[in-house]
RNA sequence: ACAGGUGUAGCUCAAUUGGUAGAGUAGUGGUCUCCAAAACCAUUGGUUGUGGGUUCAAGUCCUACCACCUGUG
Numbered sequence: 001a002c003a004g005g006u007g008u009a010g011c012u013c014a015a016u017u018g019g020u021a022g023a024g025u026a027g028u029g030g031u032c033u034c035c036a037a038a039a040c041c042a043u044u045g046g047u048u049g050u051g052g053g054u055u056c057a058a059g060u061c062c063u064a065c066c067a068c069c070u071g072u073g
Base pairs, nucleotide, nucleotide: 001072002071003070004069005068006067007066010025011024012023013022019056027043028042029041030040031039049065050064051063052062053061
């Protein structure tokens, strides 16, 4: 330099044909216990990497850029 891939909650990851953004874990509160752990219940947490475009509607499609990973030379 070129090609491909990834980017979503603090962390690990879903979201099927474009149609209400979710789970686990972590955090907080509670039940239980002599206390704690474990277990169970409830609950908080999101500018979907950034800008622009298409659309009634974009995490999803198009485009430029940024960061990281892999490959080719």
Transfer RNA from a Lentimicrobiaceae bacterium, 73 nucleotides, folded computationally.